[in-house]
């Protein structure tokens, strides 16, 4: 130089002009003017975990249920998150990825293919037997022929025949340890070596784990991302939480004041009266009323305030600690809006893209176009998704030069 592995950092600047939303200040009775100052993120986003914080349950403990979480250590307020490790897979390597407890407590399930899928299987082949044949061997007769005829199974061929064999081929993801010998009619942990594996012993580690002995002929396929079992967490809702303030109007409750008539009847109700309304009156007749006012108290809407932003904060030195992190001691203050604001236009340079000219090149010139993903709504730690573009450290492989 080329390629790669891994962290981390940034992610638009500068100035004018018009605007926005909280906060302060100055005028103002107020509306409001004006000034000054402050205004998103690394993800604010998905709302998927764990906490703060509110509220409702609920004596304490245990137990079942249900839901989670699952190799060991440690970190942490906590966590499915981080670190650091072991193991298993992947790559020359850097490094990078695992839903990584338990199949020997019981259940279940293992599609298709296949003969056979869990104490399994004989479909092809392979061996022995057996029956059977004689095409080729052989033999043995004839015979002028390279032909004919008979005979046979330690060689050959045939089987709806009885066994042996799991060594091989076939099928499946998966076929009841695996390579080599030795054995054997064929074959087989039947047996021997090495490897694997099981459970003991020694070591080494806090532990997951590793080395290492000696032993056994091998028992116990898989799948818990189907039930289960074991260990460990887990009470529910959730800032629209959850406390104050509290209109206008319409419910509700109490006080007081008037009203609520007379007569018959246990009532319903009937007879008389009374008030209203129909009409200018009156009679008559048809409807309507049995409560009306004043004061007070409560709860609830719209609404206003509060939680609300100084925190498990953020930068730094120096100590512990591989690391995560923790400790000290110094310094900073960084939106709090709720019809929910952070915005627009112009210049002017840059980073980057594309195209011309020059130039071996490196670059240098001119035109043009241009700067991602996205946006607080109770706060915090966290993963997980999105990201144009530039930057910096570390390490790893190859090629070249000294």
């Nucleotide at each position: 130089g080329c390629g790669g592995a891994u962290g981390g950092c940034u992610g638009g600047a500068u100035g004018a002009c018009c605007g926005u939303a909280g906060g302060g200040g100055a005028c103002g009775c107020a509306c409001g003017u004006c000034c000054c100052g402050u205004g998103a993120g690394g993800a604010a986003a998905g709302u998927c975990c764990g906490g703060a914080c509110u509220c409702c349950a609920c004596a304490a403990a245990g137990c079942a249920a249900u839901g989670g979480u699952g190799c060991c250590g440690g970190g942490u307020a906590a966590c499915g998150c981080c670190c650091g490790g072991c193991c298993g897979g992947g790559g020359u390597a850097a490094c990078c990825c695992g839903a990584g407890g338990g199949a020997a407590a019981g259940c279940g399930c293992c599609a298709c293919a296949g003969a056979g899928a869990a104490c399994a299987g004989a479909c092809c082949g392979c061996c022995c037997g057996c029956a059977g044949a004689c095409a080729g061997g052989u033999c043995g007769a004839c015979c002028g022929c390279u032909g004919u005829c008979g005979a046979u199974a330690c060689c050959u061929c045939u089987g709806a025949c009885g066994g042996g064999u799991a060594a091989g081929g076939g099928u499946g993801a998966a076929a009841c340890g695996g390579u080599g010998g030795a054995g054997u009619a064929a074959g087989a942990g039947c047996c021997c070596a090495c490897c694997g594996c099981a459970g003991c012993c020694c070591g080494g580690g806090c532990a997951a784990c590793c080395g290492g002995g000696a032993u056994g002929g091998c028992a116990c396929g898989g799948c818990a991302a189907g039930c289960c079992c074991c260990a460990c967490c887990a009470g529910g809702a959730g800032c629209a939480a959850u406390g104050c303030c509290g209109a206008a109007u319409a419910g509700g409750g109490g006080u007081c004041u008037c009203g609520c008539g007379c007569g018959g009847g246990a009532a319903a109700c009937c007879g008389c009266a009374g008030g209203g309304g129909u009409g200018g009156c009156u009679u008559u007749g048809c409807c309507c009323c049995a409560g009306a006012g004043a004061c007070c108290c409560g709860g609830g809407u719209u609404g206003g305030c509060a939680g609300c932003u100084a925190a498990a904060g953020c930068g730094g030195u120096c100590c512990g600690g591989u690391a995560a992190c923790g400790g000290c001691c110094c310094g900073c203050u960084u939106a709090g809006a709720c019809g929910a604001a952070u915005g627009g236009u112009c210049a002017u340079a840059c980073a980057c893209g594309a195209g011309g000219c020059g130039g071996c090149a490196a670059c240098g010139u001119c035109u043009u176009g241009g700067g991602a993903c996205a946006g607080a709504a109770u706060c915090c730690g966290g993963c997980u998704u999105a990201u144009a573009g530039g930057c910096c450290a570390u390490c790893c492989g190859c090629g070249c030069g000294u």